This is a predicted structure of a 681-nucleotide part of an RNA (large-subunit ribosomal RNA, domain II) from a Clostridia bacterium. Its mean pLDDT, the model's own confidence on a scale to 100, is 84. NCBI's taxonomy places the organism under Bacteria, Bacillati, Bacillota, Clostridia. The RNAcentral record of the full RNA draws on ENA.

Context: one part of a larger RNA
RNA sequence: UCCGGCGAGUUAUUGUCACAUGCAAGGUUAAGGUAUGAAGUACCGGAGCCGAAGGGAAACCGAGUCUGAAGAGGGCAAAGAGUAUGUGAGAAUAGACCCGAAACCGGGUGACCUAUCCAUGUCCAGGAUGAAGCGUGAGUAAAAUCGCGUGGAGGUCCGAACCCACAUCCGUUGAAAAGGGUGGGGAUGAGGUGUGGAUAGCGGAGAAAUUCCAAUCGAACCCGGAGAUAGCUGGUUCUCCCCGAAAUAGCUUUAGGGCUAGCCUUAAGGAGAGUCUAACGGAGGUAGAGCACUGAAUUGCCGAUGGGGCGUAAAGCUUACUGAAGCAUAUCAAACUCCGAAUGCCGAAGAGACAGACUUAGGAGUCAGACGAUCGGAGAUAAGUUCGAUGGUCAAAAGGGAAAAAGCCCAGACCAACAGCUAAGGCCCCCAAGUGCAUGUUAAGUGGAAAAGGAUGUGAGACUUCGAAGACAACUAGGAUGUUGGCUUAGAAGCAGCCAAACAUUAAAAGAGUGCGUAAUAGCUCACUAGUCGAGAGGACUUGCGCCGAAAAUACACGGGGCUAAAACAUGGCGCCGAAGCUUUGGAUGCCAGAGGAAUCUGGUGAGGUAGGGGAGCAUUGUGCAAGGAAGAAGCGGAAAGGGAACUGACCGUGGACGAAGCAGAAGAGAGAAUGCCGGA
Numbered sequence: 001u002c003c004g005g006c007g008a009g010u011u012a013u014u015g016u017c018a019c020a021u022g023c024a025a026g027g028u029u030a031a032g033g034u035a036u037g038a039a040g041u042a043c044c045g046g047a048g049c050c051g052a053a054g055g056g057a058a059a060c061c062g063a064g065u066c067u068g069a070a071g072a073g074g075g076c077a078a079a080g081a082g083u084a085u086g087u088g089a090g091a092a093u094a095g096a097c098c099c100g101a102a103a104c105c106g107g108g109u110g111a112c113c114u115a116u117c118c119a120u121g122u123c124c125a126g127g128a129u130g131a132a133g134c135g136u137g138a139g140u141a142a143a144a145u146c147g148c149g150u151g152g153a154g155g156u157c158c159g160a161a162c163c164c165a166c167a168u169c170c171g172u173u174g175a176a177a178a179g180g181g182u183g184g185g186g187a188u189g190a191g192g193u194g195u196g197g198a199u200a201g202c203g204g205a206g207a208a209a210u211u212c213c214a215a216u217c218g219a220a221c222c223c224g225g226a227g228a229u230a231g232c233u234g235g236u237u238c239u240c241c242c243c244g245a246a247a248u249a250g251c252u253u254u255a256g257g258g259c260u261a262g263c264c265u266u267a268a269g270g271a272g273a274g275u276c277u278a279a280c281g282g283a284g285g286u287a288g289a290g291c292a293c294u295g296a297a298u299u300g301c302c303g304a305u306g307g308g309g310c311g312u313a314a315a316g317c318u319u320a321c322u323g324a325a326g327c328a329u330a331u332c333a334a335a336c337u338c339c340g341a342a343u344g345c346c347g348a349a350g351a352g353a354c355a356g357a358c359u360u361a362g363g364a365g366u367c368a369g370a371c372g373a374u375c376g377g378a379g380a381u382a383a384g385u386u387c388g389a390u391g392g393u394c395a396a397a398a399g400g401g402a403a404a405a406a407g408c409c410c411a412g413a414c415c416a417a418c419a420g421c422u423a424a425g426g427c428c429c430c431c432a433a434g435u436g437c438a439u440g441u442u443a444a445g446u447g448g449a450a451a452a453g454g455a456u457g458u459g460a461g462a463c464u465u466c467g468a469a470g471a472c473a474a475c476u477a478g479g480a481u482g483u484u485g486g487c488u489u490a491g492a493a494g495c496a497g498c499c500a501a502a503c504a505u506u507a508a509a510a511g512a513g514u515g516c517g518u519a520a521u522a523g524c525u526c527a528c529u530a531g532u533c534g535a536g537a538g539g540a541c542u543u544g545c546g547c548c549g550a551a552a553a554u555a556c557a558c559g560g561g562g563c564u565a566a567a568a569c570a571u572g573g574c575g576c577c578g579a580a581g582c583u584u585u586g587g588a589u590g591c592c593a594g595a596g597g598a599a600u601c602u603g604g605u606g607a608g609g610u611a612g613g614g615g616a617g618c619a620u621u622g623u624g625c626a627a628g629g630a631a632g633a634a635g636c637g638g639a640a641a642g643g644g645a646a647c648u649g650a651c652c653g654u655g656g657a658c659g660a661a662g663c664a665g666a667a668g669a670g671a672g673a674a675u676g677c678c679g680g681a
Base pairs, nucleotide, nucleotide: 001681002680003679004678005677006676011094012093013092014091016089017088018087019086020085021084022083023082026050027049028048032044033043034042035041054061055060064076065075066074067073097235098234100232104225105224106223107222108221109220115199116198117197118196119195120194121193122192123191124189126158127157128156129154133150134149135148136147137146138145162186163185164184166183167182168181169180170179201217203213204212205211210219238617239616240615241614242613243612248261249260250259251258252257262366263365264363265362266361267360268359269358274354275353276352277351280347281346282345288339289337290336294333295332296331299328300327301326306321307319308318309317310316369394370393371392373390374389375388376387377386378385399410400409401408414587415586416585417584419583420582421581425577426576427575428561429560430559434574437572438571439570440569441568447563453548454547457545458544459543460542461541463539464538465537466536474532475531476530477529478528480505481504482503485499486498487497511526515524516523589606590605591604592603593602594601595600618670620667621666623664624663625662628658635654636653637652638651641648642647
């Protein structure tokens, strides 16, 4: 990992509701007993229970009663349906669908491991050091003291046994559930060790580490309470049909749990009660707008108050300071409003359309929502962010499109069909359908990623200036004189700088000079003019499509091939393809209506579906009634055929003794999942 078997809403009691049956103002027996071969038997048994009357705390009264002073008012009651049994659903109490803790408590078993202690034994090669004391010599008044010898102390030294476990390597499904190798520490001591004994879990022991108490220790192990509890996780077994949610509100030691409501379902009741549309009648202060209020905020005018100066003081005068209010100008606001929509909301009667509102009763599930659109709050006008609102999809929705795809676009799958029409989206090939038509645009493979910004890219529009009295560009020629203007300066001559704003002459025209240049001149050039040429030239604006801006790690920013009068973009129009949509044909089926005694028929309408509610069935094992079977039962291997499914199954083979179908009734009644349990491979 696979296969086989086992494996989870049960049972008892008591309420509730629905249905069935009996009797009914009544209904019913319990224990027990009698009969019987037996019982899901028959009969007896009326104790008891429920109902038929209530009101009051009660006395008590009674179709009424209580309160009360009350013939008041008010509260409750009265105007007849129950009861017993069964079945089903759900509830309560029990382990209560199954498996699962860590833990808690009780009674016992453990100190052969280990901790400490007690008793009694035992062990420590060899070597080194050389305390006290003693002896002797020196020394002293005597001592002290010193030398030598002797002696043999020590949690003394080195180092085996023995004990320990500091480093590192190996080992890590090991040789070993703690070891091995090489080194290391202690080794006469608070030493090691044998035997016997003591201390026990709400405890003991502890040179103290939450350390040890039999590979178990923040409280041992075994059995029991015990099926502890688990608002948590996992699992929960056949089929078909009808309907079909929620992820919200309030409360919650509540937030991943619950209760009530909301939304679903089933049954009964139920008509002018529901929804939508168009008119009609209402309330409102949002969007927008505005500045009349409240505030914010811009510029100017005016200028109060205050400050400064003058004045001996006062009066007063003055001021390029301050700048209220006011006026004009131009703005902003969720908590501003002189104004003010669209939607939305409420509404009687009538109209049209669609489908059920609502009440009572039984059963639920839901309380983590997700994304995209629009309007908002938070955030950074960030997030596949977070919190609201309105409607959509997913959730619980398959099909077609978006290359691929929960939440986007189209569209809601009863079944079958080698029939047709369409939606979104497409029609060169992959790939079904146009290498389709018309008119333009793009040259960037733009299309097929991106901003501020930049640019004689190119198309369109409208405006304007110049132009046959000849424009624009190009070429030829001129571009002069007073004068080197004045000043400044070493110099300043059109061209370092400053001034005058700029003169005058000759002229077709030529600046007291546009740029280059020189030390300053010179030189080149421009403005300006003429000629040559001969028809458009220049400027700014709006707009379509393009260009640059544009650097990332395998080739990759059209799904690919590939595409340029397109297979790109824009506009217009034609045709076709394209889905489980719609239609056609056939079939099965729910609900409603009609017909019918029913079977059934006719018409209408419907059927995606998780949690969940409701309905109808299939199979398994016993039991009752009970066929069949050696001329072959069950089982097993095939299998025509049948059915909407679970399934059924003639017949053939095998097998060798049991055992259907049908109708009832009872359940240890359906397996793929539970790190399920047992067995096997």